Transfer RNA from candidate division WWE3 bacterium RIFCSPLOWO2_01_FULL_39_13, 72 nucleotides, folded computationally.
The prediction has a mean pLDDT of 84.
The source organism's lineage runs through Bacteria, Bacteria candidate phyla and candidate division WWE3.
Its Rfam family is "tRNA". Rfam links the family to the GO term triplet codon-amino acid adaptor activity.
[in-house]
Order: sequence, then structure tokens, then C1' cells
RNA sequence: GGCGGCGUAGCUCAGCGGUAGAGCACAGCCCUCAUAAAGCUGGGGUCGGUGGUUCGAACCCACCCGCCACUG
Repeated sequence: GGCGGCGUAGCUCAGCGGUAGAGCACAGCCCUCAUAAAGCUGGGGUCGGUGGUUCGAACCCACCCGCCACUG
């Protein structure tokens, strides 16, 4: 340099056109002499960035940034 994959909540990931989810973590409640576990409730992200397509984009297209792998 070429080619491909990935980038979504603190972490691990799902969602592949129609108002963003799960598990764990965190906070509160409940339980306990107390802690943990179990149970219930809740906060937290506008989806790497900028444009474009579309009535509508995390999802499609272009470019850029970052990470990973393959390759001359």
C1' cells in the first nucleotide's frame, strides 16, 4: 500500500429500515442480628464522526477516525 471485519449503557453483547434492549455492574426497597444470595423497582446510551439516500436510518451509501486480522 491492498483487502476484510469490528466500533451500540461502566463491562460483555443483541438489535440488520419504523419512537434503543438483555445479562452483569450500580442505586433504592424487601429479607437478615448483620453481610451475601434470592425477589421487586430504578437511573444510565440519541448507536465512533461528518455528509448523503429515504416519509422514516444503529441498520443502506460515501468519506474520515480508531481497533483487529489477512496479504504484496